[in-house]
Annotation
Predicted 3D model of a 99-nucleotide RNA (Glycine riboswitch aptamer) from Oceaniglobus roseus.

């Protein structure tokens, strides 16, 4: 010269599940029967891939402790669009096993 893991950051890809029921509240609209957006509240139903819990496995100074998942549970989020989104991919820094 190269550079693992891991970490920030850009980009772009990214499932799944009632635009469900009920009841006020605001705006706009109106042939004054309504209708059309937005947000609260309550209820029921399902969805898993922020987060979080569990324990399946691993590992250790071993009956106790780390790590711990795409399993599994829905607290928590979601269920038209918009937002989010584990998670891949590239590319820019940090980093420095290894060489």
């Nucleotide at each position: 010269a190269g550079g693992c893991a891991g970490g920030c950051g850009a980009a772009g890809g990214g499932a799944g599940a009632a635009u469900c029921c009920g009841g006020g509240c605001c705006g706009c609209u109106u042939u004054c029967g309504g209708g059309c957006g937005g947000g609260c509240c309550g209820g029921u139903g399902c969805c898993g891939a922020a987060g979080g819990a569990g324990c399946a496995g691993c590992c250790g100074c071993c009956c106790c402790g780390g790590c711990g998942a795409a399993c599994u549970c829905u607290c928590a989020g979601g269920c038209a669009a918009a937002a989010g989104g584990a998670c891949c991919u590239u590319c820019g820094c940090c980093g420095g096993a290894c060489a």
The coordinates come from a structure-prediction model, not an experiment, and the mean pLDDT is 81. Lineage of the source: Bacteria > Pseudomonadati > Pseudomonadota > Rhodobacterales > Oceaniglobus. It was read from a public genome assembly, where an Rfam model found it.